[in-house]
RNA sequence: GGCCAGACGAUCGCCGUCCAUGGACGUUCGCAAGAGCGUCGUGGAGGGAGGAAAGUCCGAACUCCGAAGGGCAGUGCGCCGGGUAACGCCCGGUCAGGGCAACCUGAAGGAAAGUGGCACAGAAAACACACAGCUGACGUCCGGGGGCAACCUCGGGCAAGCAAUGGUGAAAAGGUGCGGUAAGAGCGCACCGCGCUCGUGGCAACACGGGUGGCAGGCAAAACCCCGCACGGAGCAAGGCCAAAUAGGGAAGCGCCAUAGGACGGCCCGUCCGAAGCUUCCGGGUAGGCUGCUCGAUCCCGCCAGUAAUGGCGGGGCUAGAGGAAUGAUCGUCGCGCCGAAGCCCGACGGCCGAAAGGCCGGUGGGCGAAGGUGGACAGAAUUCGGCUUACGGCC
Numbered sequence: 001g002g003c004c005a006g007a008c009g010a011u012c013g014c015c016g017u018c019c020a021u022g023g024a025c026g027u028u029c030g031c032a033a034g035a036g037c038g039u040c041g042u043g044g045a046g047g048g049a050g051g052a053a054a055g056u057c058c059g060a061a062c063u064c065c066g067a068a069g070g071g072c073a074g075u076g077c078g079c080c081g082g083g084u085a086a087c088g089c090c091c092g093g094u095c096a097g098g099g100c101a102a103c104c105u106g107a108a109g110g111a112a113a114g115u116g117g118c119a120c121a122g123a124a125a126a127c128a129c130a131c132a133g134c135u136g137a138c139g140u141c142c143g144g145g146g147g148c149a150a151c152c153u154c155g156g157g158c159a160a161g162c163a164a165u166g167g168u169g170a171a172a173a174g175g176u177g178c179g180g181u182a183a184g185a186g187c188g189c190a191c192c193g194c195g196c197u198c199g200u201g202g203c204a205a206c207a208c209g210g211g212u213g214g215c216a217g218g219c220a221a222a223a224c225c226c227c228g229c230a231c232g233g234a235g236c237a238a239g240g241c242c243a244a245a246u247a248g249g250g251a252a253g254c255g256c257c258a259u260a261g262g263a264c265g266g267c268c269c270g271u272c273c274g275a276a277g278c279u280u281c282c283g284g285g286u287a288g289g290c291u292g293c294u295c296g297a298u299c300c301c302g303c304c305a306g307u308a309a310u311g312g313c314g315g316g317g318c319u320a321g322a323g324g325a326a327u328g329a330u331c332g333u334c335g336c337g338c339c340g341a342a343g344c345c346c347g348a349c350g351g352c353c354g355a356a357a358g359g360c361c362g363g364u365g366g367g368c369g370a371a372g373g374u375g376g377a378c379a380g381a382a383u384u385c386g387g388c389u390u391a392c393g394g395c396c
Stems, first nucleotide, its partner, number of pairs: 001396004006334007014048002017045005023040007050378001054389002057387005062235004074231005079093005094108001095106004109226002114224002117219002131166002133162003139158008174192006193215001194213008239291004249282006261273004298317008336375004343368005349362005
């Protein structure tokens, strides 16, 4: 990386679908006979999990929510090119790290925007520093010697210079070598590394080569953060349709040629408001039912394009759709793996026989293997796809 996830048969079960039956119960219509519907039953036909159905971690389809524009917050991603409906996935490449190599691994922008960190050890952990150490040229102090003097010379100290060497550390401010110097140092030079720049190749990441600069501020962004890009939210319990009983809402009619009752008023007339109750209709919601629902970025085979991921064309196939959950068990035969002192084969060793070739015996290591025995994992669809990750038996 590929393939499989035992096969066949019998018996007993489980869950849907369709057909038949009309046995039981319920209900509607009907005077009745009977008919329709629902649930249960009986008979028959046909169907019934996966490579991960899992985790729900990414990306989508589909649906609804102001068709949701901008911003803040938040989350994710971050080399280049390609693939794809899309992706944080896949393919190819670049660079870095590891490996003798085949090859493997990589969340691979910015540490010169800012804030903070670098334990222990160590002098010093980032505006470098000076513990041991080296020097003490220039300057200065003290002492000795020389010189007429200016001054020369020796020893000791101070100021001062240095960062080679040692030591610490995961990491010490480019590395090696030569020159240079009082001692040193990119101080100078050569090579390597690095920065800048130009050319060539490449779609690009980048690579190679030339020139140039003495060299720049280490590590970590899987610390906060900055930059760039992407993201509206909720999810099939989304959503749509039908729709009881009961309760409540609204309208109309009757009640009522406006009744009971009430308001105005001292009273009457008058004006205005107008209940309960009955009937019919309307709308919302609940129980319940139907739908969404499985034919799809689909699967298999072949050819073509492409390094590949993938795409195109042609042919063929249909493969759960129960919304709390069915797909199982036993037996037999065969197959597979393992064990296997019936037996067979091979190797080395020891002994005996033999001139040798070889033969026999003994225990021993390995292979094949009859009878027989034994084993078969991880795990269970719930709207549907594309990935990733995790779990797990075997073969090549």
Model confidence (mean pLDDT): 76 of 100. This is a predicted structure of a 396-nucleotide RNA (Bacterial RNase P class A) from a soil metagenome. Rfam family: Bacterial RNase P class A. By type it is a ribozyme. The sequence is in RNAcentral, with records from MGnify. The model forms 94% of the base pairs in the Rfam consensus.